[in-house]
């Protein structure tokens, strides 16, 4: 100098004015003497690292629920932490980087089904376009040794296409070739030994010579999952409507006594149930009912511009954002600054 990882702050101090909540105390009125209401009010207190998105999980509340299965959804290497999680920590494996370190949508592709664009002859138990061969058969030729053609046919070594072409290198082999045979390497399957709780790692043996990719395609496997949410829910409860009772008036009867009976409607009083408006609670060391948490000045502090050789002067100016039941996470936004580890 360049980079990488982690942690922290995210405007400070003072004065004045203002707003929300609590509120000692004072004032006036009422009172059933318990208290209630009005006005003022010292003092205390009042946003965040994300309060945001409402993505995951929980507390709390109500509803539902015999059990199990199916459907549907979520998660998906291993171990641990946690109330729980799709979160966190540590590790394993794979990929990237010279490195510190970073990224991972990391179960299963012999359970089954599907798909593999374009290019290419051929894309899954494949394929002869060019090339190679043409031993064998065929044809032509011959000096009878052979030579030629490339018709049948053989061939996946070489070229070409592609993200991917059915292991790689070498030797043998062959007409040319081919795991056809062999050696080594890679990889696969199954064992054994050692390390690790495990994922997995290291070593070694045997086998058959080889097995494409895709599950962010259906699917399979394992684990988990009832629904709605503080506008949840609980309590109190006007008015209108409903039910009941009483007395009044009306009507009828009448022994004429403010006596008896009485239906829908009329007007009055009281009671009852559910419950709307509304209120209280749920609800908090901010906290509401559509929602307070702000402004001015001064002084220093970061930062930027202009002038000046310079000391300095002067001007601008403070990110993202803003609680609404609470908590744990994740993700996203964020001017500027501070500290530390490590790498080249």
């Nucleotide at each position: 100098g360049a980079g990488u990882c982690g942690g922290c702050c995210g405007g400070g101090u003072g004065a004045c004015c203002g707003c929300g909540g609590c509120g000692a105390g004072a004032u006036u009125c009422c009172u059933u003497c318990g208290g209630g209401a009005u006005u003022c009010g010292a003092g205390c207190u009042g946003a965040g690292g994300a309060a945001g998105g409402u993505c995951g999980g929980g507390a709390c509340u109500c509803c539902g629920c015999a059990g199990a299965a199916c459907a549907g959804g979520a998660u998906g290497c291993u171990g641990g932490c946690u109330a729980a999680c799709g979160g966190c920590c540590a590790g394993u494996c794979g990929g990237g980087g010279u490195g510190a370190c970073c990224c991972g949508c990391a179960g299963g592709a012999c359970a089954g089904u599907g798909c593999c664009a374009c290019a290419g002859a051929g894309a899954a138990c494949a394929g002869a376009c060019c090339g190679c061969c043409g031993a064998u058969g065929g044809c032509c030729u011959u000096u009878c040794g052979g030579g030629g053609c490339a018709c049948a046919g053989g061939u996946a070594a070489g070229g070409g296409u592609g993200a991917a072409a059915c292991g790689g290198u070498g030797c043998g082999g062959u007409a040319a070739g081919a795991g056809c045979g062999c050696a080594c390497c890679a990889g696969c399957a199954c064992g054994c030994c050692g390390g690790g709780c495990a994922a997995c790692c290291g070593g070694u043996g045997u086998g058959g010579c080889u097995a494409g990719g895709u599950a962010a395609a259906c699917c399979c496997c394992a684990u988990c999952c009832g629904g709605a949410g503080c506008a949840a829910g609980a309590c109190c409860a006007a008015g209108c409507a409903g039910g009941g009772a009483g007395a009044g008036g009306g009507c009828g009867g009448u022994u004429c006594g403010u006596c008896c009976g009485u239906a829908g409607a009329c007007a009055c009083u009281c009671c009852c149930a559910g419950g709307u408006a509304g209120g209280u609670u749920g609800c908090a060391a901010a906290g509401a009912u559509g929602g307070a948490u702000g402004g001015u000045c001064a002084c220093a502090c970061a930062g930027g511009g202009g002038c000046g050789u310079g000391a300095g002067c002067u001007c601008c100016g403070g990110a993202c954002a803003g609680a609404a039941u609470c908590c744990c996470g994740c993700c996203u936004a964020u001017a500027g600054g501070c500290c530390g580890g490590c790498u080249c």

Record summary:
Bacterial RNase P class A from a marine sediment metagenome, 344 nucleotides, folded computationally. The sequence is in RNAcentral, with records from MGnify. Model confidence (mean pLDDT): 77 of 100. Its Rfam family is "Bacterial RNase P class A". The family's RNA type in Rfam is ribozyme.